A computed fold for a 72-nucleotide RNA from a Thermoplasmata archaeon, annotated as transfer RNA. Taxonomically the source falls in Thermoplasmata (Archaea, Methanobacteriati, Thermoplasmatota). Its mean pLDDT, the model's own confidence on a scale to 100, is 83. Rfam family: tRNA. From the family's description: Transfer RNA (tRNA) molecules are approximately 80 nucleotides in length.
[in-house]
């Protein structure tokens, strides 16, 4: 230089057209003599960035920037 998959919370993913979730982690409370386990509730995401399509885009197309993989 080509071809492919990916980009969502702190981390790992789900989400597949109708205003975003899980699980861990994290903070309060309860439970303990204390920890930890366990119950309870909470904070946290311009969904990489830009343009198109559409009543309506995290989702579908273009380009760009990242990441990863294959091939040269």
């Nucleotide at each position: 230089g080509g071809g492919c998959u990916c980009g969502u919370a702190g981390a790992u993913c789900a989400g597949c057209g109708g205003u975003a979730g899980a699980u861990c982690g994290c903070c309060c409370c309860c439970u303990u003599g204390g920890c930890a386990u366990g119950g309870g509730g909470g904070a946290g995401g311009c969904c990489u960035g830009g343009g198109g399509u559409u009543c309506g885009a995290a989702u579908c197309c273009c380009c760009a920037c990242g990441a990863g993989u294959c091939c040269a």